Small-subunit ribosomal RNA, 5' domain from Paraburkholderia silvatlantica, 518 nucleotides, folded computationally.
[in-house]
Context: one part of a larger RNA
RNA sequence: GUCGUACAGGUAGCCGUAAUGAAUGCAGUCGGACGGCAGCGCGGGCAUUCGGCCUGGCGGCGAGUGGCGAACGGGUGAGUAAUACAUCGGAACAUGUCCAGUAGUGGGGGAUAGCCCGGCGAAAGCCGGAUUAAUACCGCAUACGAUCUGUGGAUGAAAGCGGGGGACCUUCGGGCCUCGCGCUAUUGGGGUGGCCGAUGGCGGAUUAGCUAGAUGGUGGGGUAAAGGCCUACCAUGGCGACGAUCCGUAGCUGGUCUGAGAGGACGACCAGCCACACUGGGACUGAGACACGGCCCAGACUCCUACGGGAGGCAGCAGUGGGGAAUUUUGGACAAUGGGGGCAACCCUGAUCCAGCAAUGCCGCGUGUGUGAAGAAGGCCUUCGGGUUGUAAAGCACUUUUGUCCGGAAAGAAAUCCUUUUCGAUAAUACCGGAAGGGGAUGACGGUACCGGAAGAAUAAGCACCGGCUAACUACGUGCCAGCAGCCGCGGUAAUACGUAGGGUGCGAGCGUUAAUC
Numbered sequence: 001g002u003c004g005u006a007c008a009g010g011u012a013g014c015c016g017u018a019a020u021g022a023a024u025g026c027a028g029u030c031g032g033a034c035g036g037c038a039g040c041g042c043g044g045g046c047a048u049u050c051g052g053c054c055u056g057g058c059g060g061c062g063a064g065u066g067g068c069g070a071a072c073g074g075g076u077g078a079g080u081a082a083u084a085c086a087u088c089g090g091a092a093c094a095u096g097u098c099c100a101g102u103a104g105u106g107g108g109g110g111a112u113a114g115c116c117c118g119g120c121g122a123a124a125g126c127c128g129g130a131u132u133a134a135u136a137c138c139g140c141a142u143a144c145g146a147u148c149u150g151u152g153g154a155u156g157a158a159a160g161c162g163g164g165g166g167a168c169c170u171u172c173g174g175g176c177c178u179c180g181c182g183c184u185a186u187u188g189g190g191g192u193g194g195c196c197g198a199u200g201g202c203g204g205a206u207u208a209g210c211u212a213g214a215u216g217g218u219g220g221g222g223u224a225a226a227g228g229c230c231u232a233c234c235a236u237g238g239c240g241a242c243g244a245u246c247c248g249u250a251g252c253u254g255g256u257c258u259g260a261g262a263g264g265a266c267g268a269c270c271a272g273c274c275a276c277a278c279u280g281g282g283a284c285u286g287a288g289a290c291a292c293g294g295c296c297c298a299g300a301c302u303c304c305u306a307c308g309g310g311a312g313g314c315a316g317c318a319g320u321g322g323g324g325a326a327u328u329u330u331g332g333a334c335a336a337u338g339g340g341g342g343c344a345a346c347c348c349u350g351a352u353c354c355a356g357c358a359a360u361g362c363c364g365c366g367u368g369u370g371u372g373a374a375g376a377a378g379g380c381c382u383u384c385g386g387g388u389u390g391u392a393a394a395g396c397a398c399u400u401u402u403g404u405c406c407g408g409a410a411a412g413a414a415a416u417c418c419u420u421u422u423c424g425a426u427a428a429u430a431c432c433g434g435a436a437g438g439g440g441a442u443g444a445c446g447g448u449a450c451c452g453g454a455a456g457a458a459u460a461a462g463c464a465c466c467g468g469c470u471a472a473c474u475a476c477g478u479g480c481c482a483g484c485a486g487c488c489g490c491g492g493u494a495a496u497a498c499g500u501a502g503g504g505u506g507c508g509a510g511c512g513u514u515a516a517u518c
Stems, first nucleotide, its partner, number of pairs: 009363004015323001020321002024318003028068003033065002036061002040059003043055004075276003085200006093193003098189008106140001108138002116129005146155003160181006168175002202248003209239003214236008251273004255266004278299005301312004329355001331354003337351001338349004368398004378389004404454005412445001417439008462507005467488003473502005483490002
């Protein structure tokens, strides 16, 4: 994998082929950064021709500016025989968020999206004008650290938002104080990543020579960083039978299977690393990418078009065409674990947790139990006496796993939150944070597991084999025919070897065959 059969309880894995094409659905957050108000709800106002209009005032919030995330998680194994992997070392590096520390967070400016007006286009989208905000952008001041240095000096930063409040001030907005979250500079740490070396792990010599940025030096450039990494000049080196180069094959490892072991084969699941994301190339942004669901160029292919021009990339989860012997649902939930954003509430999350399908594997359970000799009937064999099926059945007495029905019913969920006490911070008993105690909410799975009850043997057995190897034999049919067969070999008129029946043997929700490997 196929066929027959089949209880469905647990658990695991489930496109090995076309890295083939792709319909459809599923795919961030913050209003406590900002200007605002398209839509919804509330409040207010006007008209009430009753479904109307106005109003950002409030809850909130589409689109937009901005921040963080999108470099994680998820997939695949094409390429790669070494820029990879495993192990052991090394020095010339970077680091958003996190932790600990130090020092700051002052004062200004000009734009721009959105909105409005106008225009072009079939669309995708684009252009012009006017106007506006910021934690967007740019100067100035300051400089404990930091960087450069000729050691004299020079250079370089920031951003605010929210909660609460006793005096005092106020243009009634607030200032001011304080707390929290941020922002800037820098030191150290943690974790992570980049780089270099050694050793190890495939086949082929019917591949023996390979190499010009090639090997080294100097100057310069470049990078976060060493380095021919790049460049100019100079020298002529470097690798190779301890197998260079070339060709073929291949992701690597922890491990897995097998084997008494030594080994041999493999690399599904799970975990670590690498590589790739329609094919090829390139950079941008950023702490981090040369970026699967970002951008640009080229190519192949597909789609839309008003023919001018545009759009796309499932090796994410489902699902589909195709290929194939062959591999599932266009399911549920964020309840838990984890991740992103957010002060939080919360939102998102096909990661994940669950459910569904298929005996695909492993494990578990049942299809009854006891009794029952007139050794019933029937079948088969027979030496016709009998033997065997066979305690098997029937009958009698029980049990009720599973299934069916009725009822009860979880753990997985205590954090966040509220509250009390206390500690910290503070001018403060307010707000905020920490600890301890108390309280309440939250379950996709699922009315599931599990528990109790009721009736009733009731709902449940097949497959291969029986000449020797190899456990298990007779009869009939057939007559070198039909057929069997892993090897030896059976069959030409008494076939334990073909076919059927009775009986037996082995396994059992499996069994047998085929293919493959040790």

It matches the Rfam family "Bacterial small subunit ribosomal RNA".